[in-house]
This is a predicted structure of a 388-nucleotide RNA (Bacterial RNase P class A) from Crystallibacter crystallopoietes. It is recorded under the gene name rnpB. It matches the Rfam family "Bacterial RNase P class A". Its Rfam clan is "RNaseP clan". Rfam's curators write: Ribonuclease P (RNase P) is a ubiquitous endoribonuclease, found in archaea, bacteria and eukarya as well as chloroplasts and mitochondria. Taxonomically the source falls in Crystallibacter (Bacteria, Actinomycetota, Actinomycetes, Micrococcales). RNAcentral holds the sequence, with entries from ENA and Rfam.
RNA sequence: UGGGUUGGCUGGGCGAUCGCGUUGGCAGGUGCAAACCUGCUGCCGAGGAAAGUCCGGGCUCCGCAGAGCAGAGUGGUGGGUAACGCCCACUCGGGGUAACCCGCAGGCCAGUGCCACAGAAAACAAACCGCCAGGACCGCCCAUGGGCGGGAUCUGGUAAGGGUGAAAAGGUGGUGUAAGAGACCACCAGUGUCCCGGGUGACCGGGAGAGCUAGGUAAACCCCACUCGGAGCAAGGCCAUACAGGGUACGUUUGAGGGCUGCUCGCCCGAGUGCCCGGGUAGGCCGCUUGAGGGCAUCGGCAACGGUGCCCCUAGAUGGAUGAUUGCCACCCGGCGGCGGGUAACUGCCGCCGGCGACAGAACCCGGCUUAGAGGCCAACCCAUCCC
Numbered sequence: 001u002g003g004g005u006u007g008g009c010u011g012g013g014c015g016a017u018c019g020c021g022u023u024g025g026c027a028g029g030u031g032c033a034a035a036c037c038u039g040c041u042g043c044c045g046a047g048g049a050a051a052g053u054c055c056g057g058g059c060u061c062c063g064c065a066g067a068g069c070a071g072a073g074u075g076g077u078g079g080g081u082a083a084c085g086c087c088c089a090c091u092c093g094g095g096g097u098a099a100c101c102c103g104c105a106g107g108c109c110a111g112u113g114c115c116a117c118a119g120a121a122a123a124c125a126a127a128c129c130g131c132c133a134g135g136a137c138c139g140c141c142c143a144u145g146g147g148c149g150g151g152a153u154c155u156g157g158u159a160a161g162g163g164u165g166a167a168a169a170g171g172u173g174g175u176g177u178a179a180g181a182g183a184c185c186a187c188c189a190g191u192g193u194c195c196c197g198g199g200u201g202a203c204c205g206g207g208a209g210a211g212c213u214a215g216g217u218a219a220a221c222c223c224c225a226c227u228c229g230g231a232g233c234a235a236g237g238c239c240a241u242a243c244a245g246g247g248u249a250c251g252u253u254u255g256a257g258g259g260c261u262g263c264u265c266g267c268c269c270g271a272g273u274g275c276c277c278g279g280g281u282a283g284g285c286c287g288c289u290u291g292a293g294g295g296c297a298u299c300g301g302c303a304a305c306g307g308u309g310c311c312c313c314u315a316g317a318u319g320g321a322u323g324a325u326u327g328c329c330a331c332c333c334g335g336c337g338g339c340g341g342g343u344a345a346c347u348g349c350c351g352c353c354g355g356c357g358a359c360a361g362a363a364c365c366c367g368g369c370u371u372a373g374a375g376g377c378c379a380a381c382c383c384a385u386c387c388c
Base pairs, nucleotide, nucleotide: 001384002383003382004381005380006379007378008377009376010375012329013328014327015326016325017324018323020045021044023042024041025040026039027038028037029036030035047359051370052369054368055367056366057365058364059232060231061230062229071228072227073226074225075224076090077089078088079087080086091105092103093102094101095100106223107222111221112220113217114216115215128162129161130158131157132156133155134154135153137150138149139148140147141146142145170188171187172186173185174184175183189213191210193208194207195206196205197204198203236286237285238284239283245277246276247275248274249273250272257269258268259267260266293312294311295310296309297308298307299306300305331357332355333354334353335352336351337350338349339348340347341346
């Protein structure tokens, strides 16, 4: 200098005008009350994913002696965590020259099932071609019997060779045989057993002897080990107009209560009215945002993460606010011009004009995963090349 891998951060900045939501203050009003409305004014007002609602937890109500069955889920080992299907480290397998990346990574010698098409055969192997042996037949030769040869025949042997397939029952060489075959032997691969060494462990390294060989598939049933009660903030709780229900007091011409009124008298209406109880509709409030929270420092740990100290905390709507217009600046792209470097290609700085800026919108709260995403910044590492 060019190419690449991984991790982290950011997601424009400062304003102006109008509008919306929460909330503090002031003023006015409504309502029996809870509470609400209006005006003025001050503070604050989306995200890294607020998304998908996939997994795990907190919280709330219901259920629950204990155990088992069913059902659902998870699946290398060790650790982290409130917990997880998440994260970290390691092991094994695969990919890459490498940095590094990917893996739903237990068990098909407990059982059962399935393996398209092609192919003879897809699993207690199988004979299409081929190879080999024998019989029959045909031909030829010697001649009552035998020999040689043949393929469009029959019976049997054979898994070496061909062909099919994603996959054909270990590989290579030899012995052996009619031809062949782990039938036997040597080496190699692989399987399970035992021993030694290392490791917490998955596992790794070495050695011995064995049977000679075992197809794939468990995101097929199934087996093994482990985990799991159900529903969800429309959870759930509180206050409580109206309206029925119950109780009690007073009252129905000896007039409760109501209207006119500041009160008394008076006039009018008049059979119900007042209070309490538990329930509860409309409506309202709580739950509601301070939490397994964040930042910095330090200590432990390879790391995920944890301990300690100090500091910080500023959405909370409920038909659901967070919007619209605009100024300046910064970043990026294109064009033009000026100055500079260079033989040139090209390139640095400055100015002017034009353009672009994504994905996306909280709804009880957290931890994850996944998906979407214009652009910008930083760090570490790898490969190639050049210079010292």